[in-house]
RNA sequence: AGAGUUUGAUCCUGGCUCAGGACGAACGCUGGCGGCGUGCCUAAUGCAUGCAAGUCGCACGCAGCACCUUCGGGUGCUGAGUGGCGCACGGCUGAGGAACACGUGGGAACCUGCCUUCCAGUGGGGGACAACAGCGCGAAAGCGGUGCUAAUCCCGCAUACGCUCGCCUGUGGCGAGGAAAGCGGCAACGCGCUGGAAGGGGGGCUCGCGGCCCAUCAGGUAGUUGGUGCGGUAACGGCCCACCAAGCCGGUGACGGGUAGCUGGUCUGUGAGGAUGACCAGCCAGACUGGGACUGAGACACGGCCCAGACUCCUACGGGAGGCAGCAGCAAGGAAUUUUCCGCAAUGGGCGCAAGCCUGACGGAGCAACGCCGCGUGCAGGACGACGGCCUUCGGGUUGUAAACUGCUUUUCAGGGGGAUGACAGCGACAGUACCCCUGGAACAAGGCUCGGCUAACUCUGUGCCAGCAGCCGCGGUAAGACAGAGGAGCCAAGCGUUGUCCGGACUGACUGGGCGUAAAGCGCACGCAGGUGGUCGCGCAAGUGUCGUGUGAAAGCGACCCGCUUAACGGGUCGAGGUCAGGGCAAACUGCGCGACUGGAGUGGUGCAGAGGCCAGUGGAAUUGCCGGUGUAGUGGUGAAAUGCGUAGAGAUCGGCAGGAACACCCAGGGGGAAACCAGCUGGCUGGGCACGCACUGACACUGAGGUGCGACAGCGUGGGGAGCGAACCGGAUUAGAUACCCGGGUAGUCCACGCCGUAAACGAUGGACACUUGCCAUCUGGGGGUAACCAGUCCCCUGGGUGGCUGAGCUAACGCGGAAGUGUCCCGCCUGGGAACUACGAGCGCAAGCUUAAAACUCAAAGGAAUUGACGAGGGGCCCGCACAAGCAGCGGAGCGUGUGGUUUAAUUCGACGCAACGCGCAGAACCUUACCCAGACUUGACAUGCAGCUGCACGCCCACGAAAGUGGGUCGCCUUCGAGGGUGCUGCACCGGUGCUGCAUGGCUGUCGUCAGCUCGUGUCGUGAGAUGUUGGGUUAAGUCCCGCAACGAGCGCAACCCCUACGGUCAGUUAUUGGUGUCUGACCGGACUGCCCUUCGGGGAGGAAGGCGGGGAUGACGUCAAGUCCGCAUGGCCCUUACGUCUGGGGCGACACACACGCUACAAUGGGGGCGCCAGCGCGCUGCGACCCGGCAACGGGGAGCUAAUCGCCAACCGUCCCCCCAGUGCAGAUCGGGGGCUGCAACUCGCCCCCGUGAAGGCGGAGUUGCUAGUAACCGCGUAUCAGCCAUGGCGCGGUGAAUACGUACCCGGGCCUUGUACACACCGCCCGUCACGUCAUGGGAGUUGGCAAGGCCUGAAGUCCGUGGGCUGACCGCCCGCAAGGGUGGAGGCAGCGGCCGAGGGCCGGGCCAGCGACUGGGACGAAGUCGUAACAAGGUAACCG
Repeated sequence: AGAGUUUGAUCCUGGCUCAGGACGAACGCUGGCGGCGUGCCUAAUGCAUGCAAGUCGCACGCAGCACCUUCGGGUGCUGAGUGGCGCACGGCUGAGGAACACGUGGGAACCUGCCUUCCAGUGGGGGACAACAGCGCGAAAGCGGUGCUAAUCCCGCAUACGCUCGCCUGUGGCGAGGAAAGCGGCAACGCGCUGGAAGGGGGGCUCGCGGCCCAUCAGGUAGUUGGUGCGGUAACGGCCCACCAAGCCGGUGACGGGUAGCUGGUCUGUGAGGAUGACCAGCCAGACUGGGACUGAGACACGGCCCAGACUCCUACGGGAGGCAGCAGCAAGGAAUUUUCCGCAAUGGGCGCAAGCCUGACGGAGCAACGCCGCGUGCAGGACGACGGCCUUCGGGUUGUAAACUGCUUUUCAGGGGGAUGACAGCGACAGUACCCCUGGAACAAGGCUCGGCUAACUCUGUGCCAGCAGCCGCGGUAAGACAGAGGAGCCAAGCGUUGUCCGGACUGACUGGGCGUAAAGCGCACGCAGGUGGUCGCGCAAGUGUCGUGUGAAAGCGACCCGCUUAACGGGUCGAGGUCAGGGCAAACUGCGCGACUGGAGUGGUGCAGAGGCCAGUGGAAUUGCCGGUGUAGUGGUGAAAUGCGUAGAGAUCGGCAGGAACACCCAGGGGGAAACCAGCUGGCUGGGCACGCACUGACACUGAGGUGCGACAGCGUGGGGAGCGAACCGGAUUAGAUACCCGGGUAGUCCACGCCGUAAACGAUGGACACUUGCCAUCUGGGGGUAACCAGUCCCCUGGGUGGCUGAGCUAACGCGGAAGUGUCCCGCCUGGGAACUACGAGCGCAAGCUUAAAACUCAAAGGAAUUGACGAGGGGCCCGCACAAGCAGCGGAGCGUGUGGUUUAAUUCGACGCAACGCGCAGAACCUUACCCAGACUUGACAUGCAGCUGCACGCCCACGAAAGUGGGUCGCCUUCGAGGGUGCUGCACCGGUGCUGCAUGGCUGUCGUCAGCUCGUGUCGUGAGAUGUUGGGUUAAGUCCCGCAACGAGCGCAACCCCUACGGUCAGUUAUUGGUGUCUGACCGGACUGCCCUUCGGGGAGGAAGGCGGGGAUGACGUCAAGUCCGCAUGGCCCUUACGUCUGGGGCGACACACACGCUACAAUGGGGGCGCCAGCGCGCUGCGACCCGGCAACGGGGAGCUAAUCGCCAACCGUCCCCCCAGUGCAGAUCGGGGGCUGCAACUCGCCCCCGUGAAGGCGGAGUUGCUAGUAACCGCGUAUCAGCCAUGGCGCGGUGAAUACGUACCCGGGCCUUGUACACACCGCCCGUCACGUCAUGGGAGUUGGCAAGGCCUGAAGUCCGUGGGCUGACCGCCCGCAAGGGUGGAGGCAGCGGCCGAGGGCCGGGCCAGCGACUGGGACGAAGUCGUAACAAGGUAACCG
């Protein structure tokens, strides 16, 4: 630091996904040790049990016990009580809370126990209540009378400052008021107590700034905002109350809703930022839920109190008790989180003079790989590279120095011994631990994940779209590096993977650091409040800004350095870093603010100009239609063609007249105007804006513009008019498979007017507004100035403004393109953030309605897109051009019968393959057996055939016999060489193996078909383009041709074309077996010649001469890059799979020949240019020795019997159509020959299934063939025969060749088919046999509406109202103080102040009732949506997609 994924490929846009780091984790597999950390994220759910806050006898009385005693008492311990201090700390948790709660920096109107410092004091009296005793009530918890008593308990009096209050001539003074406690000690003294001042630390209050989401929450507020006064508090304050005023908050987001403890920090990131707030630390909040106060320095109090509520427990039913969000622990919830441990030794805290006591704070141990860090599971040697495993091309490779084996070491471990630091008197839970020493022995210790790409690591086997994998792309349908197993490899390692979450990558919310013509994105247009931004000069200020310094930014953390645990993690120290913070000093360029000035921005006045700018009124002609009248007659109208329609009741046509509505031809234009929407006959009125010119004026008055307001095509809505034409809906007629369409005939709303709504559009330049700057050329509209022209109009030229367009430079852009911009900059607004769901739902606002504006989510996909490229396609795009492609012709096919092939059917089997062209007389150039692969039956098993090994074998083969259909089986006979060991051969047994026309042509080679003998297909270098790619190869001509010429950022080249090769047409030379008897020629065949645009006219083309032949003479061979997963595993070869006494091999028989049908290719015909009979003439290619066979004989013939010649230019096979003479006379015939009967011949082991030929007889369909379809352009078609391969024979009418006779037609390229080039469109690229849309049907999922129903939240109104503070009352109760009286006294009485109960009042948690608001769950039914290999109907879109498409 990037990568994968949209395409055939490319560039861009854009989303999804991955590699990294982190965690209080969990889950799976695995697990040796130690150190340091961490450990209920869920139910702030409920809790059994134990412990977590007490202490002081140096404050005090009493009781019990012990000891001493001088019997007075003293000392000590224990217990509850009075009193003091503590219990507000420490510990836990994160519910609530969006707030001065927190962070940071300030402020003033405050409090402060214990602690420190200072000043002053501590005099003298009085009183009560617990404990206790005894009485009573209660189950208990507990409680009530009566009586006694101490104090550092309580209360007067005295004294008192710089304390408090008041006053005053207020640096001070005067007056009034307000304190106290003692205890210990022999003592010195110590510890206390009281008032005051100061400090320190702690706390309360307050302000600026900072930090979440929703605007589908836009208005909120009644103590509300302020004032005056009372109250209240430690203290300010509307904190509370009365009265007065009507304010206060809000787009810089009030109010409402949702969510959340905040911070230091933590994780991530280069950073900015994002996410987060476990552990540790600071603050806040809470303590079962809600409310309340008391005590106190401090609480509204976790282990206190009161009340209400829920829950749990006890109960004698009357009443009571309780609060683990302290440490352990239990239950529950959950994916998930520990011991009911040890100790106060250390640190810290409370109390105490102290000793000490208490302390689940804390120090430790235990459990857990939960995390981080460290260590180990050995080290070295060891090849001929063992065994085993796996792979293999069988050679080997790999596991692998790995192991074994040899030597060595002992961290860890085990046994034994010693043994801490932590303690600064003593005291050690940890702990016999850490650590050290000795001994022992390689000993006890390795797994997890991955291996298609991303991404490091590959093979075999199994499986066969199954089972499965998967983070994304995607793997799996018989050779899977992607599934599963194995071997091997890679990466980490006591861990490894998975899942979840966060940051990163993501510049994918862009401050750093993005965009908006076509990819998502410019509001339809304007005006304009707030806001943002703002010209030139000067002076001042100093808010922003810059700089310097001060304070603060806790500790921990982080960074650097140093140090301590053997290292590290961990810990310690020093320094640093960290703010949008606060105060201060300085500067004044820039921004800002204030003042003054300026004219260039902006505006005003003046003179002109162009224009379909707007509104209103009037008016004109043409045309359509209707009505009236005339003429006139049989149609008209409409279409691709028709029909509906109109018309003899007189249409259409034509002439005249009248009526009415709408729109304005020509002018008219890339023209003009307007902000946009939009605006067009002519005239008038009213009116907006713009531009030019030159002078004067104002003096920044400007730009933009969230909200807001106005305008806003068509369609639509309301009311009232109007209505000629056109014309949704609707009705007919056509078209069609259908046609609710396109076409035709009608036709209502509407279109028009007035007024009022609606407010949308592909409202587009798909391009917001303003300003400035940056190349040229051309056209056009409209001004000004100058010139030209003899004047005017007009024309033309130059300069200079304002518009509208075209081409282009730089620059920009993904490209296309833009180029007064889409370039370079500034300012402001709007908008975008993957596709679908969705221009939707809900909510809200607007509207009469239709609907509009604003605008999601669940779910789902791995894309959706833009531009450009190469192809393919466009039978219903364009241009150019070919081809028997059409046309023009000739002969056919399709009908018949037969042959052959195929489908189908049948069958035991009818073997298999080939399937549009390019399968179907194809593989088959020869199926009776064989072939043969199929079926039935009978046999064989190292095999019918190959090679090797081991053992055995004197045997095999042949011949004979038996069984048998044969194969085969069984028996017999015969029997080679020899060096006698054996070897060769043979046979048997066994092992390797043979064999397979079994499967896969979608694993292959080779070969072939096809486009197509079409003219194309490419490369190198250069150039252009970011790139795919283009150029060359396009263009102008020309050709059969990418053939050639010219032009050209191309220049060359290759494979194709052509030529070189073969046959043929003419001639020559040479040779000559044959041809003949000889020569020559014909002929045969070898080599040459000839034709090359060479000659003439002419650029090419075209024409002409000569010539056997011309403008590639005719034919063949020759098939570019490639396409069709075309064909062939059954020609052959071959990977893999499968069979192995059978899927191999042999044999007999059958089948491939079946036959109700269908198709393809042929043959023969349907007749008279024909048939039959006789006679006559002429080929070429080829073939021939188990062959061709002349000729002769026999037979009607096939053929047979002989047989010359010829292994062949020598002999043979060997012609027909045709010519000529005769018959037939238009009939299913003297046509045609199928079929059938009979008789023969030939081949062959064998013609039944199933051969060919001959003869006699029989004589079927068929009278020229529907739709449709094939071949052929000259020696061609057609007609005629001949040969040959295969082959015993032949089902050959087929194939391949050969010659004979020998035409017609081509105007032409519009159309059909195929092809080539260019262009164009594309949503196609397995490429139009493509793609793709909507309804319906089925399944799954999420969601909207929904009569309702259930629950929750917050607020409001009314009723009720606990505890408790406060206020009032206080006739009941009351000891201390005061006055008076009685009493010697103790005390008593009385009055007063004060206090309490009770009662009343305000407030008040909670409860009840009521109506609405918001949120959520469920809901019959219902709406659409998404998704789902092969469902239905159609064909909407993409090529004029067959009616251009699309928007409202």
Molecule: small-subunit ribosomal RNA
Organism: uncultured bacterium